[in-house]
């Protein structure tokens, strides 16, 4: 320098244009327990950035940034 893939709560991850953005884990609160832990219930928390297409974009397109892999 070129090519490919990926980017979603703190972490891991689901989501094939109309989803209430879901789940696990973590954190916090309540219950249980003599207490802690376990367990049950609940709360909080996210679409990398900028444009474009569309009635509607996490999803499709372009550029950028970042991460990983490959070629020279």
């Nucleotide at each position: 320098u070129c090519c490919c893939a990926c980017g979603u709560c703190g972490u891991c991850u689901a989501g094939u244009g109309g989803u209430u953005a879901g789940g696990a884990u973590a954190a916090c609160g309540c219950g249980c327990u003599u207490u802690c832990a376990c367990c049950g219930c609940g709360u909080c928390g996210a679409c990398c950035c900028g444009g474009g297409u569309u009635c509607a974009a996490g999803u499709c397109c372009c550029g950028g940034c970042g991460u990983g892999g490959g070629a020279g």
Notes: Predicted 3D model of a 72-nucleotide RNA (transfer RNA) from Chlorokybus atmophyticus. The RNAcentral record of the sequence draws on GtRNAdb. The organism belongs to Chlorokybus, within Eukaryota. Model confidence (mean pLDDT): 82 of 100. Its Rfam family is "tRNA". By type it is a transfer RNA. Rfam links the family to the GO term triplet codon-amino acid adaptor activity.